Predicted 3D model of an 81-nucleotide RNA (TPP riboswitch aptamer (THI element)) from Proteobacteria bacterium UBA2363.
RNA sequence: CGCCGGGGGUGCCCGCCGCGUGCGGCGGGCUGAGACAGUCCCCUUGAACCUGAUCCGGUUGAUCCCGGCGUAGGGAAGGCG
Numbered sequence: 001c002g003c004c005g006g007g008g009g010u011g012c013c014c015g016c017c018g019c020g021u022g023c024g025g026c027g028g029g030c031u032g033a034g035a036c037a038g039u040c041c042c043c044u045u046g047a048a049c050c051u052g053a054u055c056c057g058g059u060u061g062a063u064c065c066c067g068g069c070g071u072a073g074g075g076a077a078g079g080c081g
Stems, first nucleotide, its partner, number of pairs: 001081004005043004011030009049074003055068004
């Protein structure tokens, strides 16, 4: 590095339609590797991802959008070539 196996996230808005007025569908946009989407990312050399979190500061049309928190606590075995 490859194969097998395993883990993970899927949010925020804009427009249209419908109605039960905040819900459904469709189209589009933002950031990103990825927004049920592609083996996209990650498997202890573990920030892939979860908790803290209805967190704090900043930013935005809005959102983990950015940073802190984070040397925090967890988190998926390995085998074969």
Rfam family: TPP riboswitch aptamer (THI element). On this family, see Warner et al., Chem Biol 2014: "Validating fragment-based drug discovery for biological RNAs: lead fragments bind and remodel the TPP riboswitch specifically". Gene Ontology term of the family: thiamine pyrophosphate binding. The coordinates come from a structure-prediction model, not an experiment, and the mean pLDDT is 77. NCBI's taxonomy places the organism under Bacteria, Pseudomonadati, Pseudomonadota.